[in-house]
RNA sequence: GAGUCGGCCAGACAGCCGCUGCGCCCGAUGCGCAGAGGAAAGUCCGGGCUCCACAGGGCAGGGUGCCAGGUAACGCCUGGGCGCAGCAAGGCCGCAAGGCCCCAAGGCGACGGAAAGUGCAACAGAAACAUACCGCCGAUGGCCAACGUCAAGUUGGCUCAGGCAAGGGUGAAAUCGUGCGGUAAGAGCGCACGGCCGGACCGGUAACGGCUCCGGCGGGCAAACCCCACCCGGAGCAAGGCCAAAUAGGCAGGCGCGUCCUCGCGACAUAGACGGCCCGUCGAAGCCUGCGGGUAGGCCGCACGAGGCGGCGGGUGACCGCCGUCCAAGAUGAAUGGCUGUCCACGACAGAACCCGGCUUAUCGGCCGGCUC
Numbered sequence: 001g002a003g004u005c006g007g008c009c010a011g012a013c014a015g016c017c018g019c020u021g022c023g024c025c026c027g028a029u030g031c032g033c034a035g036a037g038g039a040a041a042g043u044c045c046g047g048g049c050u051c052c053a054c055a056g057g058g059c060a061g062g063g064u065g066c067c068a069g070g071u072a073a074c075g076c077c078u079g080g081g082c083g084c085a086g087c088a089a090g091g092c093c094g095c096a097a098g099g100c101c102c103c104a105a106g107g108c109g110a111c112g113g114a115a116a117g118u119g120c121a122a123c124a125g126a127a128a129c130a131u132a133c134c135g136c137c138g139a140u141g142g143c144c145a146a147c148g149u150c151a152a153g154u155u156g157g158c159u160c161a162g163g164c165a166a167g168g169g170u171g172a173a174a175u176c177g178u179g180c181g182g183u184a185a186g187a188g189c190g191c192a193c194g195g196c197c198g199g200a201c202c203g204g205u206a207a208c209g210g211c212u213c214c215g216g217c218g219g220g221c222a223a224a225c226c227c228c229a230c231c232c233g234g235a236g237c238a239a240g241g242c243c244a245a246a247u248a249g250g251c252a253g254g255c256g257c258g259u260c261c262u263c264g265c266g267a268c269a270u271a272g273a274c275g276g277c278c279c280g281u282c283g284a285a286g287c288c289u290g291c292g293g294g295u296a297g298g299c300c301g302c303a304c305g306a307g308g309c310g311g312c313g314g315g316u317g318a319c320c321g322c323c324g325u326c327c328a329a330g331a332u333g334a335a336u337g338g339c340u341g342u343c344c345a346c347g348a349c350a351g352a353a354c355c356c357g358g359c360u361u362a363u364c365g366g367c368c369g370g371c372u373c
Stems, first nucleotide, its partner, number of pairs: 001373009011343007019035006037349001041360002044358005049236004061232005066080005081111001082109003090101004112227002117225002119221002133168002135164003140161002142158006176194006195217006201210003240300004250291006256265001258268003272282003307326008344347001
């Protein structure tokens, strides 16, 4: 210098007027202090907390899936392995444009199992697990011809049976590649080299790697069913708990009540009330006390927590341990705002609602650091 990865900040200051919470105060006024985020968002994962359920185990259902570690836990994070793509640098070719090889840091990967079974693969193609279109052969069997006195048989032809998968052609993919041998023609059928798979050995905690020896050559897809291993009870702060009116029910007790009944304070009549009187209306049975459940309303849950900051120590790291220090919104028709002035680099996305750990998405600008070349 370039590339790449990560962390941090999120206009600043002052004045005035408001809002919410807390403290001082008996209370009001007043005074003082505090008052959104890195994502508060999406509600996609994981946990705490609360209530319900639950002896234990299994089935069903759902989830996770290279290995090791971290964590309260995770689908997250860290480190490692394997694979893929590939920029710079480097190498090769080229007059050049450019191409090829190799590819640091870094990026991406639903990376358990296809040698248990089932299934799938558009179009093309004969065939996508067992097949033969063109093709090659026709050793063996068959038929025909010739030779052979006959017979045994020999030679030639046909390509009927049959054999083959080398070559052609199709395809994203055709059942190890190249060469030699071999054969009727062929074929891992044999051999050499190379590739891949499994076993042994060595290294590594492991994933995996190495190399020689031995055995082998069984195409792909599990983000198809399936198999294997591990994990998972349900609902959610409108969870849940406490206090508690008025009215109407419930239970218990006391007082009062003309008649009738289906015994329920149900029906009917009268007294009575309103009014100067008539009509008319109301109308005789409730009243009081206590208890209990629920509602309105209020309070808690609810801001001290897997907490922040600093130091030391352990670890490659995620992270962990010890010590010190700090307390930092808590609303509920729901506060966290508005105006003015000054300055600058002219200010993005956005707004808590029980709380944390992640992931994902949105985001003006600026600062810092790691790694590689």

A computed fold for a 373-nucleotide RNA from a marine sediment metagenome, annotated as Bacterial RNase P class A.
RNAcentral holds the sequence, with entries from MGnify.
Its mean pLDDT, the model's own confidence on a scale to 100, is 77.
Its Rfam family is "Bacterial RNase P class A". Its family is annotated with ribonuclease P activity, dimeric ribonuclease P complex and tRNA processing in the Gene Ontology. The family's RNA type in Rfam is ribozyme.